[in-house]
RNA sequence: AUUCCGGUUGAUUCUGCCGGAGGGAACCCCUAUCGGGCUCCGCCUAAGCCAUGCAAGUCUACCAGGGGAGGGGUCCCCUGGUGGCGGACGGCUCAGUAAUACGCCGUCAACCUACCCUCGGGACCCUGAUAACCUCGGGAAACUGAGGCUAAUCAGGGAUAGGCGCACCAAGCUGGAAGGCUGGUGCGCCGAAAGUAGCCGAGGCCAUCCCCUCGGCCACGCCCGAGGAUGGGACGGCGGCCGAUCAGGUAGUUGGUGGGGUAACGGCCCACCAAGCCUACGACCGGUACGGGCUGUGGGAGCAGGAGCCCGGAGUCGGCCACUGAGACAAGGGGCCGGGCCCUACGGGGCGCAGCAGGCGGGGACAUUCCGCAAUGCGCGAAAGCGCGACGGAGGGAGCCCGAGUGCCACCCGUUAAGGGUGGCUGUCGCCGGGUGUAAAAGACCCGGUGUAGAAAGGGGAGGGUAAGGCUGGUGCCAGCCGCCGCGGUAAAACCAGCUCCCCGAGGGGUUCCCACGCUUAUUGGGCCUAAAGCGUCCGUAGCCCGCCCAGUAAGUCCGCAGUUAAAUCCAGCGGAAAACCGCUGGACUGCUGCGGAUACUACUGGGCUAGGGGGUGGAAGGAGCCGGAGGAAUUCCCGGGGGAGGGGUAAAAUCCGUAGAUCCCGGGAGGACCACCAGUGGCGAAGGCGUCCGGCUAGGACACGCCCGACGGUGAGGGACGAAAGCUGGGGGAUCGAACCGGAUUAGAUACCCGGGUAGUCCCAGCCGUAAACGAUGCAGGUUAGAUGCCGGAUGAACCUAUGUGUUCAUCCGGUGUCGAAGCGAAGGCGUUAAACCUGCCGCCUGAGGAGUACGGCCGCAAGGCUGAAACUUAAAGAAAUUGACGGGGGGGCACCACAAGGGGUGAAUGCUUGCGGUUCAAUUGGAUUCAACGCCGGGAACCUUACCGGGGGCGACAGCAGGAUGAAGGUCAGGCUGAAGACCUUACCAGACGAGCUGAGGGGUGGUGCAUGGCCGUCGCCAGCUCGUGUCGUGAGAUGUCCUGUUAAGUCAGGCAACGAGCGAGAUCCCCGCCCCUAGUUGCCAGCAGCUCCCGAAAGGGAGGCUGGGCAUAACUAGGGGGACUGCCGGCGAAAAGCCGGAGGAAGGUGGGGGCGACGGCAGGUCAGUAUGCCCCUAAUCCCCCGGGCCACACGCGAGCUGCAAUGGCGGGGACAACGGGAUGCGACCCCGAGAGGGGAAGCAAAUCCCUUAAACCCCGUCGUAGUUGGGAUCGAGGGCUGCAACUCGCCCUCGUGAACCUGGAAUCCCUAGUAACCGCGCGUCGCCAUCGCGCGGUGAAUACGUCCCUGCCCCUUGUACACACCGCCCGUCAACCCACCCGAGCGGGGCUAGGGCGAGGCUCAGUCGGGGCCGUAAGGCCUGCAGGCUGGGUCGAGCUUUAGCCCUGCAAGGGCGGGUAAGUCGUAACAAGGUAGCCGUAGGGGAACCUGCGGCUGGAUCACCUCCC
Repeated sequence: AUUCCGGUUGAUUCUGCCGGAGGGAACCCCUAUCGGGCUCCGCCUAAGCCAUGCAAGUCUACCAGGGGAGGGGUCCCCUGGUGGCGGACGGCUCAGUAAUACGCCGUCAACCUACCCUCGGGACCCUGAUAACCUCGGGAAACUGAGGCUAAUCAGGGAUAGGCGCACCAAGCUGGAAGGCUGGUGCGCCGAAAGUAGCCGAGGCCAUCCCCUCGGCCACGCCCGAGGAUGGGACGGCGGCCGAUCAGGUAGUUGGUGGGGUAACGGCCCACCAAGCCUACGACCGGUACGGGCUGUGGGAGCAGGAGCCCGGAGUCGGCCACUGAGACAAGGGGCCGGGCCCUACGGGGCGCAGCAGGCGGGGACAUUCCGCAAUGCGCGAAAGCGCGACGGAGGGAGCCCGAGUGCCACCCGUUAAGGGUGGCUGUCGCCGGGUGUAAAAGACCCGGUGUAGAAAGGGGAGGGUAAGGCUGGUGCCAGCCGCCGCGGUAAAACCAGCUCCCCGAGGGGUUCCCACGCUUAUUGGGCCUAAAGCGUCCGUAGCCCGCCCAGUAAGUCCGCAGUUAAAUCCAGCGGAAAACCGCUGGACUGCUGCGGAUACUACUGGGCUAGGGGGUGGAAGGAGCCGGAGGAAUUCCCGGGGGAGGGGUAAAAUCCGUAGAUCCCGGGAGGACCACCAGUGGCGAAGGCGUCCGGCUAGGACACGCCCGACGGUGAGGGACGAAAGCUGGGGGAUCGAACCGGAUUAGAUACCCGGGUAGUCCCAGCCGUAAACGAUGCAGGUUAGAUGCCGGAUGAACCUAUGUGUUCAUCCGGUGUCGAAGCGAAGGCGUUAAACCUGCCGCCUGAGGAGUACGGCCGCAAGGCUGAAACUUAAAGAAAUUGACGGGGGGGCACCACAAGGGGUGAAUGCUUGCGGUUCAAUUGGAUUCAACGCCGGGAACCUUACCGGGGGCGACAGCAGGAUGAAGGUCAGGCUGAAGACCUUACCAGACGAGCUGAGGGGUGGUGCAUGGCCGUCGCCAGCUCGUGUCGUGAGAUGUCCUGUUAAGUCAGGCAACGAGCGAGAUCCCCGCCCCUAGUUGCCAGCAGCUCCCGAAAGGGAGGCUGGGCAUAACUAGGGGGACUGCCGGCGAAAAGCCGGAGGAAGGUGGGGGCGACGGCAGGUCAGUAUGCCCCUAAUCCCCCGGGCCACACGCGAGCUGCAAUGGCGGGGACAACGGGAUGCGACCCCGAGAGGGGAAGCAAAUCCCUUAAACCCCGUCGUAGUUGGGAUCGAGGGCUGCAACUCGCCCUCGUGAACCUGGAAUCCCUAGUAACCGCGCGUCGCCAUCGCGCGGUGAAUACGUCCCUGCCCCUUGUACACACCGCCCGUCAACCCACCCGAGCGGGGCUAGGGCGAGGCUCAGUCGGGGCCGUAAGGCCUGCAGGCUGGGUCGAGCUUUAGCCCUGCAAGGGCGGGUAAGUCGUAACAAGGUAGCCGUAGGGGAACCUGCGGCUGGAUCACCUCCC
């Protein structure tokens, strides 16, 4: 810059709102040096009330009083009055007013206009009153009365001029048009005038001037007429707020005739007559509001505003009224009423700041009781002048705009920063003097001088948005912050501070409001399938829109000209030194009006056309509607016959029916409802909807046609009609089904799902209701824009035959109905000639979510209820589509002995034992680990130690500062005390000689805390086969593809296919052990052959044994180094000519040979701060260190893991045989001796292929036991003895004797295992002074079963649904309970307004009478007339106000009732989201604590399987 940014999600795109950044206004907070400018400053609330002062006067026309000058009647000044003009302007305010107003443009042939200008004419005669003043009264005052005098530009009468009206004549002028103007005649009516000053002249009083009278000139006035100017009055068109929950309004209302009234038209007013007039283009009513120029904002269109300034209007305490006047209905004039205030002598009076100041009040909120008429302007005046709170100035205010400064240089300190110091410079500003300037001042400006940088910086912010901290301390979901998102639960970049930094700067922030941002009200410029949004459907009124050709008109439209659009504002230029600001000149102000022109388009008028539309004719299709008739199978019931025990129902049952004969079979009958197959994303209809057959009546559509009409059309606000199911009213009908209801089950409960019954209803007629997921969630109409294919109706043509049929097939065209798809569109899903594409017309609807389709009002309905349809308040989202996961009581495929199946053996039983855990107990029973993945685990069995726990006792601070210490610190010690014991401590004393722990910091230590701050290590998912990347491609994007599919594998193993192609980490391979062979090597190992030795047998020969010696290591074995071997290589089959699978051969071994090690990206805030390490926090004379004793070993219990068994496949006794792995130095210990044994006493050898541990046991042989709680079993207890150790009481092990318990094969449930495995048997090692039922290894004996499956438990892949993403241990609904808030209803109580009627009624106008006045006549009484200021009375009329009645509207309060919203951890259930466990939802009806359940109809916005159809 015509701009974005944050916030819904795990992530994404979109919709949508909330918030932020910009500008403006008022107020608030902190802070503040100076100057200039401004049309700024009690506008917002109280158009509330006001003390005091001032804001409108002036004038020789006239009269009077007073003062002064002069000698003086004169002059000057002051004062009062009469009179004239002005007080209708100016000033202030915005209450009222939605039109009596305003704006723009017009009209007056329906009008007025003082002062001003122009022209023409004129001012003759006569008369009168009164104020001041004088005199006298009333009253507190305000004020007022009587008598007397007088003047005028005061008042009156007459005349003339003149004007007006009517009639006639002449015709002239203006004009679009005479009713206007003009001339003449006649009649009628009305009917003017004023002087004064100066000069000159004459006359008079008179001494002159002066004064009086007259004449002339001149000035200012005066009168009449005409015209102008100015200012107004009236009328018209157009324009500008909200509400339809205001739809009808109107009685002077609308018009006419006649009159009254006015300056003037008019229903303005009146009488009579007529019955009109306004209104969806919004009358009437209600709410709000002065209008405009303009102002704020915006790119603009707009939106919002209308303070100040200017124009207009209105108001001047509320309301009414007239008078005067050219002008008023007048507020710095009058009368009256109302309310308020003041004075009072209580009789009566006075007042109206929305003028300038100023005060009170209200409020978040706004100034001095200033100066001056010098300027501008106004009034008066001939003028001088006077007056003016208009105005011009000053004062106060960060109100706005503009300008300036708060210093500069050098050196030094400091870190180069901030800052400070020293020296120098400059001079805004201040001060002094002068000038200009001003009404007077001041500021400002100019000149000169002077002065110590001396006097001058804040506010907000620093998590993101958004610029600036990954600094320190404090706090610990507290205190607090936050516009929005969000921070704070012990390491806080977010709170409170410090430091540092960022932004703006004499300002900076906050709150409220407005514009922009917001294409978020969309004219410019949006949308409506699923996000909010298409009326359930059709007909149709107004309105809007409308085919082709010709002619005319020229309203719209376009062009030109003219007028207007006040000034200010805005823009440009110029000037005032720059800026603000002011001035000048020009432009613009998108508008309106008039005139002239153009005629393409729109419109209008006339004429024509046929492509839209309508009509006609023809054959064909159809569950289209209404009425009538006919038929059919089945259910139920009844009757008859047969039959004989059950039936029915369910997951299983039961209620129920049945020996009074059911169910079942046959026959017959009754009745109501319905209409199988055909039947099809097939047909018809506007929609709802429509299905047996036949007939009648009615309507619509498609196709075909050289026919007819000739734009007759489209849409459609209001309006009307139709409108599933349920429901309602009346009547009928009632077979089935079946809300409610009653039973039976299920269940924790079951007001449900399932089962047995069953009433309304379901059906018909008549009438209401008017709704629905009334859906294609897609309004109607027209046009344009690729195709492919299926089906239905029609037409044309061709071919064919079971050959003439209503046939079949094909091609083309029209109409309809589906699917897939180009372009295009869409946020995407998707739509796509049946549009959700492109273009057009018209209607309806939307504008965050909730509150709520609720309340109130209105209309409709019998009711149920429907239609219309808010707000307060709450909230940061609600939502759409799609993505990746996770999940499902969704689907498919694959896999696993921590899955099943087939088996083997166990656990679970043991008042048995061992061990761990929980619990309990205890001074302590230290702590951790808690599904798999805690529980013979950390730790490997804890007597002390270990040890972390408990009781008791004792000890410990490197270093620095302070205090203490040669007046003796710490230390040592006899005795006594204390104590379990102890120079540990205390008392006393001695020895000894420099440090000392009392305080503050600090240090060391801590198995004290935090595994939710961590490293490391480990467990587990995982006995899994996955997890990713690069490039390309697809998608707006998250992301997808690859990694999918088919086959295969132990495996994402491999092969083939494929918009993918490759690659990495995993798998595999590589490593170790075992199995076969070969090579090398040979001591401590081995011994075939040779020799020797020893022993045994033998008479001997000879044989045997022992590696004992020499020798040898060739062989066998062993040891330990190297190598070979196996790869589906070969054959057959299967498979796709693949990968591979099955079988076979060979082989020591097969298809990963067996076992191990190794364990992907990551998840589990998994475990461990108690192994060690380590951040932070905490303890410091104790949470540190040492010692003694106790505890970890407790025991009413529960659980896990094991051991021993329950016995005869055994026990016991005797005899006999065969290992491997390992270990060994205060160790293993041969051998000898002693002992019944455990063991003891000696002692060789061996740091070990050499010596020792080392006799293995099961097994084999012989004997015995004989099914028994035993010769099974060994617990428990007793006695004696031995060993280790400082020490076996708590609490070790062993031996011998005695004692001999439970236990007779273990419920529900549950664990392990597929071969040298399970099971059984022993051996070694670890720990270790002693103690093994533990752990880790070793060998010995040595099975059964399966070669499968996905049922259970789980895992992997694909797919599907999702409202889950902390991811189903998820999410989430409603009642109830508690508290808070707003709202609705509400008996009633109160306030205000409007309308209508009644009563009273100030006062105005008017009429009459009377009194008074006046005129005339009359001697008078009196009569007559009257246009007179007036008094009184009466009538009429208008009428403020007061009062009353009724109605309506607005509003406050309210017992109580109701609903909604909100509020970390309340109650009940589980309704919804995965098929949410009974698919959900919509309408309706009934029922129920509640979510909800059930019936009927509808929808898919339902999962899954199967079938059909369609498309590729």
This is a predicted structure of a 1512-nucleotide RNA (small-subunit ribosomal RNA) from a Thermoproteota archaeon. The sequence is in RNAcentral, with records from ENA and SILVA. Model confidence (mean pLDDT): 81 of 100.